[in-house]
Molecule: SAM riboswitch aptamer (S box leader)
Organism: Actinomycetes bacterium
RNA sequence: GAAUCAUCAAGAGCGGCUGAGGGACGGGCCCUUCGACGCCGCGGCAACCUGGUCGUUUGUCGACCCAAGGUGCCAAUGCCCGCAUCGAUGAGGA
Numbered sequence: 001g002a003a004u005c006a007u008c009a010a011g012a013g014c015g016g017c018u019g020a021g022g023g024a025c026g027g028g029c030c031c032u033u034c035g036a037c038g039c040c041g042c043g044g045c046a047a048c049c050u051g052g053u054c055g056u057u058u059g060u061c062g063a064c065c066c067a068a069g070g071u072g073c074c075a076a077u078g079c080c081c082g083c084a085u086c087g088a089u090g091a092g093g094a
Stems, first nucleotide, its partner, number of pairs: 013042005021031003025082004043074003048070003051065005
């Protein structure tokens, strides 16, 4: 970097700056001057990697622990549908 398979409905705020859009796109439905989105500071959630313990068939292994470091995240199921397949409804189409 590519392919295949599986899992992903949990969790997590305060302040400052800015000022009109934002949730990729289309259609919905939402958030938003009671200040959204974005940026900054502090804080937090989580546990993929790093670290540790035990086991081990010594494997890019398994279970557990910590949360300092590297990330990630802190509206709504990764908001819903939009593609494919199956099923149901439907005379058929939708």